[in-house]
RNA sequence: AAUAGUCUUUGAGGCAAGGUGCGAAAGUUCGCUUUCAAUUCCUGACCGGCGGUAAUAGUCCGCAACCCUUUUUUUAGAGGUUGAGCCGAUGUAAUUUCGGUACCGACAGUAUAGUCUGGAUGGAAAAAGACCCGU
Numbered sequence: 001a002a003u004a005g006u007c008u009u010u011g012a013g014g015c016a017a018g019g020u021g022c023g024a025a026a027g028u029u030c031g032c033u034u035u036c037a038a039u040u041c042c043u044g045a046c047c048g049g050c051g052g053u054a055a056u057a058g059u060c061c062g063c064a065a066c067c068c069u070u071u072u073u074u075u076a077g078a079g080g081u082u083g084a085g086c087c088g089a090u091g092u093a094a095u096u097u098c099g100g101u102a103c104c105g106a107c108a109g110u111a112u113a114g115u116c117u118g119g120a121u122g123g124a125a126a127a128a129g130a131c132c133c134g135u
Stems, first nucleotide, its partner, number of pairs: 001135001005131006015044001017043003023036005045115002047105002049063004058103002067080005085101005107118003
């Protein structure tokens, strides 16, 4: 220095804005009135896991998470599904930088959710470190 093994730690961010009012409560002279009421709707705002890639990536290539199927390795194994970008500039090199303008975001709950609540004080890709084997 590289390889294999064991262990430890780490391992996701984001509306306290405006509008509307499904609906609810209280009061009532039963006509209505008042208050509350969506981070889900409309406008605007905001966020971006891990590895790779000639130079930095939510949108390129792959992985994980979530979801589905299956199997007695069941706190597990195997298989499957899974979103979205272009134009210009610089440069040896960038769908990654800069400028412009777009787009995307599991499941359950609830007024229709990337941002709320929940599974989750969970789990994973992976990162760092320690120990150790032989060369």

The RNA shown here (FMN riboswitch aptamer (RFN element)) has 135 nucleotides and comes from Megasphaera sp. UPII 135-E. The coordinates come from a structure-prediction model, not an experiment, and the mean pLDDT is 80. Lineage of the source: Bacteria > Bacillati > Veillonellales > Veillonellaceae > Megasphaera. The same sequence occurs in records of 2 taxa.